RNA sequence: GGGUCGGUAGCUCAGUCAGGUAGAGCAUCGGGCUUUUAACCCGAGGGUCACGGGUUCGACUCCCGUCCGACCCG
Numbered sequence: 001g002g003g004u005c006g007g008u009a010g011c012u013c014a015g016u017c018a019g020g021u022a023g024a025g026c027a028u029c030g031g032g033c034u035u036u037u038a039a040c041c042c043g044a045g046g047g048u049c050a051c052g053g054g055u056u057c058g059a060c061u062c063c064c065g066u067c068c069g070a071c072c073c074g
Stems, first nucleotide, its partner, number of pairs: 001073007010026004020057001028044005050066005
């Protein structure tokens, strides 16, 4: 230098193929249960979907560019 895959909640990841309300588990916070803690149950908060631009009524999703990471080729 070229190619493939990845970047989404504090963490681990779905969702992208085929555009239409951003999700799960764990963690955190509140409550219940318990003598208390843990476990269990109920609920809540938490997001610039890496960044910029384009297409569109509408973009995490499609197109272009850039950055970062892993691997392969040279």